[in-house]
RNA sequence: GUUUGAUAAAGCUAAAACCGGAGCGAUCCGGUGACAGAAAACUAUAGGGUCUCAAUGAGAUUGCCAGUUACCUUA
Numbered sequence: 001g002u003u004u005g006a007u008a009a010a011g012c013u014a015a016a017a018c019c020g021g022a023g024c025g026a027u028c029c030g031g032u033g034a035c036a037g038a039a040a041a042c043u044a045u046a047g048g049g050u051c052u053c054a055a056u057g058a059g060a061u062u063g064c065c066a067g068u069u070a071c072c073u074u075a
Base pairs, nucleotide, nucleotide: 002075005072012037013036017032018031019030020029021028022027035063041068042067043066047065048064049061050060051059052058053057
C1' cells in the first nucleotide's frame, strides 16, 4: 500500500415501543430501552431514491443507495 470483517480485544452508535417536548406534517430533541450496524462517523446547495406539506416551491431522511475520511483486525 492492497485486502478480509471473525464466535477476538478495546470502544462507539442506538431500531421498535413507552414517557416528555418542538413541528400542519414527514420528522426532530431529551429520557428509558436494545433491533441492529465494520463506517449506524461526516456530507441534505450536495448524485439518485423515498417521504411530508399551508404544494410547483418549501421541507424531511445519511439506520435507502451514494461520496469523503478513519479505528481495530485477517491475509

Predicted 3D model of a 75-nucleotide RNA (c-di-GMP-I riboswitch aptamer) from Candidatus Izimoplasma sp. HR2. The source organism's lineage runs through Bacteria, Bacillati, Candidatus Izemoplasmatales, Candidatus Izemoplasmataceae and Candidatus Izemoplasma. RNAcentral records the identical sequence in 2 taxa.